Predicted 3D model of a 1431-nucleotide RNA (small-subunit ribosomal RNA) from an uncultured organism. It matches the Rfam family "Bacterial small subunit ribosomal RNA". Rfam links the family to the GO terms structural constituent of ribosome and ribosome. The coordinates come from a structure-prediction model, not an experiment, and the mean pLDDT is 82. RNAcentral holds the sequence, with entries from ENA and SILVA.

RNA sequence: CAGGACGAACGCUAGCGGCAGGCUUAACACAUGCAAGUCGAACGGUAAGGCCCCUUCGGGGGUACACGAGUGGCGCACGGGUGCGUAACACGUAUGCAACCUACCCUUCAGCGGGGGAUAGUCGCGGGAAACUGCGAAUAAUACCCCAUACGAUCUUGGUUUGGCAUCGGGCUAAGAUGAAAGUUCCGGCGCUGAAGGAUGGGCAUGCGUCCCAUUAGCUAGUUGGUGAGGUAACGGCUCACCAAGGCGACGAUGGGUAGCUGGUCUGAGAGGAUGAUCAGCCACAUGGGCACUGAGACACGGGCCCAACUCCUACGGGAGGCAGCAGUGAGGAAUCUUGGUCAAUGGGGGCAACCCUGAACCAGCCAUGCCGCGUGGAGGAAGACGGCCCUCUGGGUUGUAAACUCCUUUAGCUAGGGGCUAAGGCAGUGCUACAGGCAUUGUUGCAGGUACCUAGAGAAUAAGCGCCGGCUAACUACGUGCCAGCAGCCGCGGUAAUACGUAGGGCGCAAGCGUUGUCCGGAUUUAUUGGGUUUAAAGGGUGCGUAGGCGGAUAUGUAAGUUCGUGGUGAAAUCGUCCGGCUUAACCGGAUACCCGCCAUGGAUACUGUGUAUCUUGAGUGUGGAUGAGGAAGUUAGAAUGCGUGGUGUAGCGGUGAAAUGCAUAGAUAUCACGCAGAAUACCGAUUGCGAAGGCAGACUUCUGGUCCAUAACUGACGCUGAGGCACGAAAGCGUGGGUAGCGAACAGGAUUAGAUACCCUGGUAGUCCACGCUGUAAACGAUGAUCACUAGGUGUUCGGUCUAUAUGAUUGAGUGCCCAAGCGAAAGCGAUAAGUGAUCCACCUGGGGAGUACGUCGGCAACGAUGAAACUCGAAGGAAUUGACGGGGGCCCGCACAAGCGGUGGAGCAUGUGGUUUAAUUCGAUGAUACGCGAGGAACCUUACCUGGGCUACAAUGCCUCGGACCGCUGCCGAAAGGUGGUUUCUCUUCGGAGCCGAGUGCAAGGUGCUGCAUGGUUGUCGUCAGCUCGUGCCGUGAGGUGUUGGGUUAAGUCCCGCAACGAGCGCAACCCCUAUCUUUAGUUGCCAGCAUGUAAUGAUGGGGACUCUAAAGAGACUGCCUCCGCAAGGAGCGAGGAAGGCGGGGAUGACGUCAAAUCAUCAUGGCCCUUACGCCCAGGGCGACACACGUGCUACAAUGGACGGUACAGAGGGUAGCGAGCUAGUGAUAGUGAGCCAAUCUCAAAAAGCCGUUCUCAGUUCGGAUCGGAGUCUGCAACUCGACUCCGUGAAGUCGGAAUCGCUAGUAAUCGCAGAUCAGCCAUGCUGCGGUGAAUACGUUCCCGGGCAUUGUACACACCGCCCGUCAAGCCAUGGAAGCACGGGGGCGCACUGAAGCACGGGGGUAACAACCCGUCUAGGGCGAAAC
Repeated sequence: CAGGACGAACGCUAGCGGCAGGCUUAACACAUGCAAGUCGAACGGUAAGGCCCCUUCGGGGGUACACGAGUGGCGCACGGGUGCGUAACACGUAUGCAACCUACCCUUCAGCGGGGGAUAGUCGCGGGAAACUGCGAAUAAUACCCCAUACGAUCUUGGUUUGGCAUCGGGCUAAGAUGAAAGUUCCGGCGCUGAAGGAUGGGCAUGCGUCCCAUUAGCUAGUUGGUGAGGUAACGGCUCACCAAGGCGACGAUGGGUAGCUGGUCUGAGAGGAUGAUCAGCCACAUGGGCACUGAGACACGGGCCCAACUCCUACGGGAGGCAGCAGUGAGGAAUCUUGGUCAAUGGGGGCAACCCUGAACCAGCCAUGCCGCGUGGAGGAAGACGGCCCUCUGGGUUGUAAACUCCUUUAGCUAGGGGCUAAGGCAGUGCUACAGGCAUUGUUGCAGGUACCUAGAGAAUAAGCGCCGGCUAACUACGUGCCAGCAGCCGCGGUAAUACGUAGGGCGCAAGCGUUGUCCGGAUUUAUUGGGUUUAAAGGGUGCGUAGGCGGAUAUGUAAGUUCGUGGUGAAAUCGUCCGGCUUAACCGGAUACCCGCCAUGGAUACUGUGUAUCUUGAGUGUGGAUGAGGAAGUUAGAAUGCGUGGUGUAGCGGUGAAAUGCAUAGAUAUCACGCAGAAUACCGAUUGCGAAGGCAGACUUCUGGUCCAUAACUGACGCUGAGGCACGAAAGCGUGGGUAGCGAACAGGAUUAGAUACCCUGGUAGUCCACGCUGUAAACGAUGAUCACUAGGUGUUCGGUCUAUAUGAUUGAGUGCCCAAGCGAAAGCGAUAAGUGAUCCACCUGGGGAGUACGUCGGCAACGAUGAAACUCGAAGGAAUUGACGGGGGCCCGCACAAGCGGUGGAGCAUGUGGUUUAAUUCGAUGAUACGCGAGGAACCUUACCUGGGCUACAAUGCCUCGGACCGCUGCCGAAAGGUGGUUUCUCUUCGGAGCCGAGUGCAAGGUGCUGCAUGGUUGUCGUCAGCUCGUGCCGUGAGGUGUUGGGUUAAGUCCCGCAACGAGCGCAACCCCUAUCUUUAGUUGCCAGCAUGUAAUGAUGGGGACUCUAAAGAGACUGCCUCCGCAAGGAGCGAGGAAGGCGGGGAUGACGUCAAAUCAUCAUGGCCCUUACGCCCAGGGCGACACACGUGCUACAAUGGACGGUACAGAGGGUAGCGAGCUAGUGAUAGUGAGCCAAUCUCAAAAAGCCGUUCUCAGUUCGGAUCGGAGUCUGCAACUCGACUCCGUGAAGUCGGAAUCGCUAGUAAUCGCAGAUCAGCCAUGCUGCGGUGAAUACGUUCCCGGGCAUUGUACACACCGCCCGUCAAGCCAUGGAAGCACGGGGGCGCACUGAAGCACGGGGGUAACAACCCGUCUAGGGCGAAAC
């Protein structure tokens, strides 16, 4: 994260219907209207209206029509709203009331007799702005009062009977006392009073259940109980007086925070978790607070009084008000509707009824807010259309049967017509009848609504969006963008090829909706009852004793609390499940059934648990006997060492270190001897040993003392295990008081080290270390492993006991302490009878990392500090075990010109060349540690050339096709630097007669780019490294990564080979096969060769000839540790061995494993993408690539006598040559020129090899060394040597006298040194490169060290792999949190008070015949005031 849900909100979109739902926020404030009245059949009456009569038209009278206001009755305590408060008997559930009430309704019994006095309305007179109100007069009742009568009523006193759970209750009965009433009428009735019962509704009490915080642990004075009284419908400290001192609490009181509770709802497999909208039950509230009245019922939403806040009216005197009823308004907010219709139905109030009232209710309106249903067409239709998009682009793919087109249908919508159910009852009429308005029948009554529904008509007509397409997760391409813009639920995308951003095409999903956000459950066994863990991941308390609690051996028996079975009651309805039914279906609704897993009661059962009783011995303990140990405490004592003191001997150092210094010492140290003193610790024994609960315990002895083990089985008889709190012990350091102090030694001082060195090292040294007493209470207090019990293979040590056999290295049984292991367990490492195995009991602890064991609070402590112990904020990890690599200033083994041993260089000089840098119009580009820098370049004067400046061209510098025209070429004029431009001259060739060739023009198709990206690529290359490695198949081991093989023991140049082995084999590498070279043989002899024979020359294989030799170039042979000796199992090694041309891979080359460095190259080439197109393409001239204060690399030449110069003289190999090599001859000092034989090469030629050797000279100098530089004169190549060629000659004659730090190459035909050739090439900047031969050394003890590499091993917090990772401080800014002296202000709640005190109730006084009442007093109390403290 995927699922489900929602009273939702927001974005985009929207055809219809049905059914639901709709202020979650401000219990914020409210304009306006409506929401509770009704009864004339209770009353006096008559304001309005109807009807009738009269009338002076002002009005009057009547009315068994009707009715304002009033008296009276009933209702207003229901219905409707809201969730403030409330953690409570508020709610849920189950009981109880022998402690209670109940209007209207039902049933039963009884009754309704007589009398009286008022009062409103009304009238009259007043007050006031108003609200309202005062006085006087007359009056009625089903209003009020008195008397009578009265029961199963109440009270008092008895009798009797019966029941129960205590107090007590019921029945029967006797006597006395007290208490009622209302009328009205259509005569049917409706009402009234008393009593009893029922029903309904309530009240009270109790058990159980009901959130978070213990950083809230103690709370309580009417408090807990009693007696009495008062009060209540009723019990009760409910209230009061007196008495007692209780009551609650770790099973969480008290305090604080939050919250209406439930049926249910959502989710979940369930257990649970979350929630308490709509509907239903209960509770609470009605602006905030208090209070009572009336009443059957209220402490009362649309009643009252008072206080307070607020709003309104006012004539300023005083008044009015309460939408959390329905609509509606403002405000708040992300957000929630109409100031609608009707009482037709259902229900309620009143009434006899008609009826009236009813924002309850039923309907309608608004809103996709949700659920459900329907539609937006169906069938055919391929030129697979147009268009779009993509591509490998004359074409294909996809959109897509999609469209067009043809045929068909008509739900919904539209138009027209028809058209219900919901209605029964009441009333009126008629009929029947048991005359009870009982039954039947007719008529009348519909808001919704002319709606649902039905029928007809036209017509595909009127109707599709939203999100997504990197993985999770269904769905892919193009373009744009270029770590930008942006996306993002998590991982993460974006830095020029983005399936992840934006757009498009396409696709996927859902669909009148789709997404986003928020919240809840799920996934999460990630709080684990079901169902987790604690050696190392978070987690065992430092250890013991022990309280509460939890758990607990065997037998018998009682009981029946738990447990279990049956039965009864209850568990409201709705909801949920199942079945059936009604709306066309569904949602929705109805019926039935199941369920509600609970509680209560009752009857059985008795295995287990509990409990009572009795008993037992095996758990536990005791006794007796024996054993054991550094167990603990106190005391005594011993020797060694160290230091100090005194004295002696003795002399110059001692001490200390990596090396030193500080320090000590001629005032005599160190050393040494003797004597003395002091404190601390106990060598050897000594151990992988022992003891203890842990911490811990070590010389010896004495005293006191704890434990453990073995044997025995005499005693007790479950007395046991664990253990929250609690108590005790508890290393080191530290603290307090007092001692002690030899050595050691924080702090401190000095000396060193070092960049520094507040360290490591050294010299000193205070606390402390030691003792006594007291405190602290923590450690990696570790086995990182709680205690106890039981069970589960073995092997081998060791300590302390016992038994047996009878001496052995014996067997066996206990208790400890180690190691290795079976099973099993474990993520693995590992554990494994001393469990981390299998079970049981109890305790402790854990729940991502950081913040943090911190802050605050509290407790403890003398302090230090300890215990308990968060949050904000922040990260997407932190962590464990193991694996493969890489790395290590880890260890082991081995190799390499790696070091060492040598030889020669570089670094210094001049020059050449490359590079950096700088400069420049340009100094084209690339290569940059090793692995760039005489590299690409094996040839930059032009060209090359890619750069710059300037001049030009725009389909051409190349090629093909088409059309037209013509020659083109050549020659030539003018302009021009050239390219080019513009003219003149010329009028083609071949032909199979079709045409072709060449040139120009036109046209279209294909251009071109050394522009970018080597980090998009191919190919090629460098390097590790010619290092010995890199892998695979099958098997085996491991949960897996992976291992094994490939490790080990040897050996090798080698993963070369041998041996061993859970491995057996194989591949790429190594080696070999290939080439050159060293020896020989065979074959073959031209251009090579010439021994012998012959010819010829001044001389030369020059010639005949030869096939011997050299050589050439083809095929073979040869070398294999094969043989010998020694070592070794073997592989193999050793030998001044033999033989051999060559000996242990003979020398050299080619050959480069898997891979590494995003190594190099887009400028060799190829190529994706991007970019330029009168230019980033193309042509031309000139310039540049050659610059020059500098720096570096690679070289050349030197510095000289092992040399220079001159003369003479000898010996190679491998190559090149016709646009060529060029002999010879001639000229020139020479470069070279002229002429020119020969040669397409074993034939001719380049060609002289040089060092060497012989001789002469120079004689140690800046030289007869060295040749730079410069001047002059030439030669050659070339269109052309100015920038910018090479060479020659003459002259000039610089630096340099062997090179600092440092650094490179090389192990034998090697280094060093000497020359020769070739490629490129007109020429050449070549001292370069690639080859060839000549001369030809020195050294290697050895592997400690430097560098690189290989193998196995070890550690790791690294994996971009040590050039890694990573810690701390800090500027500025921001976020969050804690502390803070002090200052100031506000809010809410609580507490106290001997202050004040409204209304109201109660009491008392006074008044009245009475009901009752002005007024007064006291108590309580809202509010106010004051006070202190905390939050």